[in-house]
RNA sequence: CUUUCAAGGCAGGGUUAGAUUCCCUACCGGCGGUAUAGUCCGCAAGCCACAUGGUUGAACCGGUGUGAUUCCGGUACCGACGGUAUAGUCCGGAUGAGAGAAAG
Numbered sequence: 001c002u003u004u005c006a007a008g009g010c011a012g013g014g015u016u017a018g019a020u021u022c023c024c025u026a027c028c029g030g031c032g033g034u035a036u037a038g039u040c041c042g043c044a045a046g047c048c049a050c051a052u053g054g055u056u057g058a059a060c061c062g063g064u065g066u067g068a069u070u071c072c073g074g075u076a077c078c079g080a081c082g083g084u085a086u087a088g089u090c091c092g093g094a095u096g097a098g099a100g101a102a103a104g
Stems, first nucleotide, its partner, number of pairs: 001104005012024003026089002028079002030043004038077002046055003059075005081092003
């Protein structure tokens, strides 16, 4: 430098004229670092400004171990914007962008 890849999830029930949006319950977890991480450190996406830039959620207790806020056990918590009956899970921007990964 080129090419390819690079995000998952509403099952069951209730209320309602109408909800995968409310209620009970269920389910999901991008990339790099580090003892294996959605909740540590950093980054991307997203959002604001549209030129540099700015902003950006959430975890504790116990155990093992040289070492784990990453493993094991337990109990919690978090999730952009627009649309629609109030959405992490539906539809849309997006056949997009991208941290980065692999190959040549």

The RNA shown here (FMN riboswitch aptamer (RFN element)) has 104 nucleotides and comes from a bovine gut metagenome. It matches the Rfam family "FMN riboswitch aptamer (RFN element)". Its family is annotated with FMN binding in the Gene Ontology. RNAcentral records the identical sequence in 2 taxa.